[in-house]
RNA sequence: CACUUAUCAAGAGUGACGGAGGGAACGGCCCGAUGAAGUCCGGCAACCUGCUUUUUUGUAAGGUGCCAAAUCCGGCGGUGCGAAUCGAAAGAUGAGGA
Numbered sequence: 001c002a003c004u005u006a007u008c009a010a011g012a013g014u015g016a017c018g019g020a021g022g023g024a025a026c027g028g029c030c031c032g033a034u035g036a037a038g039u040c041c042g043g044c045a046a047c048c049u050g051c052u053u054u055u056u057u058g059u060a061a062g063g064u065g066c067c068a069a070a071u072c073c074g075g076c077g078g079u080g081c082g083a084a085u086c087g088a089a090a091g092a093u094g095a096g097g098a
Base pairs, nucleotide, nucleotide: 003096004095005094006093007092008091013041015040016039017038021031022030023029026074027073028072042067043066044065047063048062049061050059051058071090076087077086078085079084
């Protein structure tokens, strides 16, 4: 970085440093000096590994991941007068994989 596959409405900080951005991109709508990003600590979860278990399961030591809002909402398509709802695309993460 192509590709395959599973998941994406639950959960997680009154901490320290830092000092203006952040929510992928676009359009919105938001968050932010009552402190953004980032680093550390802390926490959540249970995809892979480990241990446990006849299976189911449990645990949370290791590898990731995550810790505003449904993936924050929308775009493309189906149903619907509409509100809405279902799916796709795109994206994120894990596990495979040339």
SAM riboswitch aptamer (S box leader), 98 nucleotides, folded computationally. The prediction has a mean pLDDT of 82. The sequence was found by an Rfam model in a public genome assembly. Its Rfam family is "SAM riboswitch aptamer (S box leader)". Gene Ontology term of the family: regulation of gene expression.